[in-house]
Molecule: small-subunit ribosomal RNA
Organism: uncultured bacterium
RNA sequence: AGAGUUUGAUCCUGGCUCAGGACGAACGCUGGCGGCGUGCUUAACACAUGCAAGUCAAGGAGAACGGAUUCUUCGGGAUACUAGUAAACUGGCGAACGGGUGAGUAACACGUAGGUAAUCUACCCUGGAGAUUGGGAUAACUCCGGGAAACCGGAGCUAAUACCGAAUAAUGCAGCGAAUCCAUAGGGAUAUGUUGUUAAAGCGGGCUUCGGCUCGCACUUCGAGAUGGGCCUGCGGCCGAUUAGCUUGUUGGUGAGGUAAUGGCUCACCAAGGCGAUGAUCGGUAGCUGGUCUGAGAGGAUGAUCAGCCACACUGGGAUUGAGAUACGGCCCAGACUCCUACGGGAGGCAGCAGUGGGGAAUUUUGCGCAAUGGACGAAAGUCUGACGCAGCAACGCCGCGUGAUUGAUGAAGCUUUUAGGAGUGUAAAGAUCUGUCGUGAGGGAAGAAAAACCUGGAUGUAAAUAAUGUUCAGGCGUGACGGUACCUCACAAGAAAGCACCGGCUAACUUCGUGCCAGCAGCCGCGGUAAUACGAGGGGUGCUAGCGUUGUCCGGAAUUACUGGGCGUAAAGGGUCCGUAGGCGUCUUGACAAGUUGAUCGUUAAAUCCACCGGCUCAACCGGUGAUCUGCGGUCAAAACUUGCAGGAUAGAAUAUGUGAGAGGAAAGUAGAAUUCCUGGUGUAGCGGUGACAUGCGUAGAUAUCAGGAGGAACACCAAUGGCGAAGGCAGCUUUCUGGCACAAUAUUGACGCUGAGGGACGAAAGCGUGGGGAGCAAACAGGAUUAGAUACCCUGGUAGUCCACGCCGUAAACGAUGAGUACUUGGUGGUGGGCAGCUUGCUGUUCAGUGACGCAGCUAACGCGUUAAGCACUCCGCCUGGGGAGUACGGCCGCAAGGCUAAAACUCAAAGGAAUUGACGGGGGCCCGCACAAGCGGUGGAGCAUGUGGUUUAAUUCGAAGCAACGCGAAGAACCUUACCAGCCCUUGACAUACCUGUCGCGAUUUCCAGAGAUGGAUUUCUUCGGUUCGGCCGGACAGGAUACAGGUGCUGCAUGGCUGUCGUCAGCUCGUGUCGUGAGAUGUUGGGUUAAGUCCCGCAACGAGCGCAACCCUCGCUAUCAGUUGCCAGCAUUUAGUUGGGCACUCUGAUGGAACUGCCGGUGAUAAGCCGGAGGAAGGUGGGGAUGACGUCAAGUCCUCAUGGCCCUUACGGGCUGGGCUACACACGUGCUACAAUGGCGGUGACAGUGGGUUGCUACCUCGCAAGAGGAAGCUAAUCCCUAAAAACCGUCUCAGUUCGGAUUGUUCUCUGCAACUCGAGAGCAUGAAGUUGGAAUCGCUAGUAAUCGUGGAUCAGCGUGCCACGGUGAAUACGUUCUCGGGCCUUGUACACACCGCCCGUCACACCAUGGGAGUUGGUUUUACCUUAAGCCGGUGCGCUAACCUUCGGGAAGCAGCCGACCACGGUAAGGUCAGCGACUGGGGUGAAGUCGUAACAAGGUAACC
Repeated sequence: AGAGUUUGAUCCUGGCUCAGGACGAACGCUGGCGGCGUGCUUAACACAUGCAAGUCAAGGAGAACGGAUUCUUCGGGAUACUAGUAAACUGGCGAACGGGUGAGUAACACGUAGGUAAUCUACCCUGGAGAUUGGGAUAACUCCGGGAAACCGGAGCUAAUACCGAAUAAUGCAGCGAAUCCAUAGGGAUAUGUUGUUAAAGCGGGCUUCGGCUCGCACUUCGAGAUGGGCCUGCGGCCGAUUAGCUUGUUGGUGAGGUAAUGGCUCACCAAGGCGAUGAUCGGUAGCUGGUCUGAGAGGAUGAUCAGCCACACUGGGAUUGAGAUACGGCCCAGACUCCUACGGGAGGCAGCAGUGGGGAAUUUUGCGCAAUGGACGAAAGUCUGACGCAGCAACGCCGCGUGAUUGAUGAAGCUUUUAGGAGUGUAAAGAUCUGUCGUGAGGGAAGAAAAACCUGGAUGUAAAUAAUGUUCAGGCGUGACGGUACCUCACAAGAAAGCACCGGCUAACUUCGUGCCAGCAGCCGCGGUAAUACGAGGGGUGCUAGCGUUGUCCGGAAUUACUGGGCGUAAAGGGUCCGUAGGCGUCUUGACAAGUUGAUCGUUAAAUCCACCGGCUCAACCGGUGAUCUGCGGUCAAAACUUGCAGGAUAGAAUAUGUGAGAGGAAAGUAGAAUUCCUGGUGUAGCGGUGACAUGCGUAGAUAUCAGGAGGAACACCAAUGGCGAAGGCAGCUUUCUGGCACAAUAUUGACGCUGAGGGACGAAAGCGUGGGGAGCAAACAGGAUUAGAUACCCUGGUAGUCCACGCCGUAAACGAUGAGUACUUGGUGGUGGGCAGCUUGCUGUUCAGUGACGCAGCUAACGCGUUAAGCACUCCGCCUGGGGAGUACGGCCGCAAGGCUAAAACUCAAAGGAAUUGACGGGGGCCCGCACAAGCGGUGGAGCAUGUGGUUUAAUUCGAAGCAACGCGAAGAACCUUACCAGCCCUUGACAUACCUGUCGCGAUUUCCAGAGAUGGAUUUCUUCGGUUCGGCCGGACAGGAUACAGGUGCUGCAUGGCUGUCGUCAGCUCGUGUCGUGAGAUGUUGGGUUAAGUCCCGCAACGAGCGCAACCCUCGCUAUCAGUUGCCAGCAUUUAGUUGGGCACUCUGAUGGAACUGCCGGUGAUAAGCCGGAGGAAGGUGGGGAUGACGUCAAGUCCUCAUGGCCCUUACGGGCUGGGCUACACACGUGCUACAAUGGCGGUGACAGUGGGUUGCUACCUCGCAAGAGGAAGCUAAUCCCUAAAAACCGUCUCAGUUCGGAUUGUUCUCUGCAACUCGAGAGCAUGAAGUUGGAAUCGCUAGUAAUCGUGGAUCAGCGUGCCACGGUGAAUACGUUCUCGGGCCUUGUACACACCGCCCGUCACACCAUGGGAGUUGGUUUUACCUUAAGCCGGUGCGCUAACCUUCGGGAAGCAGCCGACCACGGUAAGGUCAGCGACUGGGGUGAAGUCGUAACAAGGUAACC
């Protein structure tokens, strides 16, 4: 410091997710030791038991156990000690600290800085003064009584440092008077006059002449200090405005009361204030802070442990005591709960330490000790102390150590993997040599942690003192819970001590098996549907390590709330526009001030923490010391540039005055013409109108058309514009009136008067609403007609609201420049509008101000684009945004007559949604071009019969594959057996076939016969026959038989694991690369453009220049020709023959080898002078001469595992192998491809001429004979330019004469032939007989552009035989093409796109079903809160007090003072009534979201088929 994820790819926006750190954690697996920390985050839920606050030379009273002594009737008693002790009581101090918890509290509660002249402070320190003299009670105790108990009552005795009176007394306090100095509200300091107001004479030590003196402690009063509080104030720190108004003791004053003290704190009276948009009030949440975690910081989150403050102590209320409490381990009352009870009544409060139950994912021992530190009491010893110090439990956290070290290759075994060779685990192990942390045992270790007190001695203070006592020094005595612990030494022995997560990317780490969208994983993207590095397991590896992972939470990354540090044209986001309030900001200049600002300094910012350094535990964690920091607040001094405030001046901003000008700016009134419609009349006749085409409609009652006249309403052609005006919405005939704004020009005046603008106000298209008019045209709704599968639409005919006017509402629009307003600055040229100036040629040029367009530099931008009219560079102010959906919705509130508007969420759900640009693909987008693509023609298919293939059906099986074009006479160039893969049955199991091993034999092979069997096969048997090489060794090779094991075998599966081969787009003209350039990038350029071509063919131009694969050419063949060569070919001339038969020849034909020839080369035209095109000449051939082979990058997961090869899986007495028979040939039907026909361009008969491929010895077979024929029997030639197949057929002549025929030949009967082991299922052919459908074929559809179509025959492969199929050959031999509008396919350019699996795409809404959250909802339940009233416990306060009372006074009667009681005010709980608010449930109901293949349509994306949208 970043990364993953939207896309085919890219850039951006934007969310989600991850890597880091942290934790009082929990859970899973695992677990050796130690140190230091930490440990109920939930039920402020309820608590059994024990402990957590006592102590004391004041006081009175005062035991026992025990042992000792003594008496004894041996039962026991007495005495002193125990002991002035224990326990209890009176009294003092403490109990208000320490310890716990965070419920409440949004508050002066906390933090910080101050104030207190408005205040208190026990114990402590210090200073002054003092401590005199009396009195009456009371607990304990004794006796009596009540009660179950808790406890209580009565009588009597007694003390005090308990209580009370009097004296003394200040410079104290209070009242009055008055002086000086300060000073802040009205007080402070000092000095002073007068009146009232306090003590324990105690305890202890020493001395004593017993009077007292002195010391210590305790006491009283005053002053001062210290410490700790109280109160007040400035500032700071949560959320909600869908909480906007709150308040009556409320705000202030006067007086009084109350308090330690100010104050409405309380009361009486008076006034009517106080708070609030800088957020009052209300609601929700929350203890606050130092700090902690994170972060670069700024911040964000948090407030365990430690520390400061606050609040609370079962819930609520209340006071008492006291220096201090409204009191955790006190009291009273009310309430809930628990316990005891004799039912009458009582007791209790763990949010102290342990512990229990409960809750919960979850948090410890009912431990030891006061040895240390601290606290209470005490003079002290000491007592108490669950504070604290320790130990125990828990890997809960941090830190440290260990589980061994060195060596060790045969790279052991095992395991895993493998291409079977090997590789990995791996120096790892074993083995050898060591060490001893830890562990175990033994020993040491009173180490360190400890200073006091006490005793002795010295010095010194008080004192008369050597008593006593305080301070200090030295010595002595002596105290440890932890703990026989830390630590040290010795011995033993590698021994007891490693796991967890991960390994697809992010993210370090890979393989095998299992599973087969199952089981499962997953933080995000996503894995899993038979080869999963993603699931589970094994091996291996990576990471961390006594831990490792998971979950949860916080910060970070996130610049994703942006102060540091973001944005708003199109991604989310500029308010519809203007005016204007508060607020914010604001020109030049002078002066003084100093609030902001800056500097210096002072105080404070507790300690701890963090940081730096040093030090102590062996290190570290941890701890200690020193320093720095604590960015804040406050005080003082200084500066005066800038900002604010104050005073003065200026004129550049702004405004006003004068003059001129343009304009659909606004309002009102009037008015003109054209047109539509309607009415009246004339002419006129059958249609009009409307549409893609129709129809509805109008019209013979006279329409449409046309002429004349009239009525009425609305809108204003041309001018007209990229033009003008207005703030926006918006504004258009003409005239008049009223009126707003703007621009320009020149001077004058005012003197910052300015800009923006939360709330607020005004304006605000269309539609809509209300009232009243008006209504020609147009036209929602509605009606009819069409269209359509439907058509509640688009189209047509009608037509009402409305559109128009007046007045009043509504307040929204894609109200858009999707761009808020203002000011200043920043290159330009060009075109319109309005005004001014200058010049002259008077219609031009130059210049200037304002406004308005289109380009474009810099700059900006994700890009597109913007660009002086900014989206540039800056400033000021306002509005708005923070992922998509839910949703601009619900609820609440405000506005509205309503419609509705404004404000505006959440649950839930997704990992995207989105912007711009790129490449493709697509479009019922555009342009250009091509192709038998259409058109023009010729012939077919689709109808019939048959053949053949397919589907379907059937079947034991009808083997399998191929599926739009590009499956279907396809694999199959040929299924009777075989083939054959299928079915039935019968057999074989190392196998029909290969290699290796062992044993045996020497063969094998051919052949005869017999038996069983359907056959395979099994058994027996005859004959022929030489296994080869040889080093002569069963030595080598070969063959056969038997055996065992590795293995063979599989047309079994996967063509979606593959190779190879093939089809298709398409023989279409395309597909790319290097370098350069452009772009952030995907990409572009080149390859586009202008021409041209069959062609990305060529030329020209060009930020491109070149190159490659394709095109073309090179290859084969046909067409012309030359040369060479002439047998089996040929024959002109010469002989010869029936015959090129033979001689001869190689001129010709032909054969087959090598060449030539054609290149737009020549001429003319055209084009740009190019490429090329058109025409012509010559030529056998002319513009690639015809044909073939040749198939770019790629597409279709196209086809093929059944050609072959091959990974994986599966079968192994069977899914392998063999055999017989059957099936692949079935048959209601449907489709494809063909053949034959329907006839006269023909059938039949006859005559009989002319080809070219090609094939032939298991063959072709001449010729002869026989048969009607298929064919049969003989038989020559030929291993082929020699012989054979071989006869070509259409042609020509005759006949038939339009019929189901002399057409057509299916079907059937019958007799034969051939092939073959065998023609039944199931071959082909022949003869005779039979003679079906069919008379040219609906919608639709196919082929073909010249030697082509059509038509005619011929050959070949396969093959025993079998074709109408396939491949090839020649014969005869046409028609047509205007042209590119349309159909199909393709190429290039361009455009739109929400598509990229790419239009067979994407995608919307209702309905149905399931689930989820949510709104409404008659009501119902609960919480909280407000108001009014009732009731009033305890208690303080006030009144009364005739009942009662020790201290004082008394004249002894009583008084003073007090208590009980009673009354009153206030008040907790409680009750009644009415509201507010929040939450739960709720029949029914509304929409929303999600879900696999549901239903109906097709709204959007292309011109999405009616452009879309608001």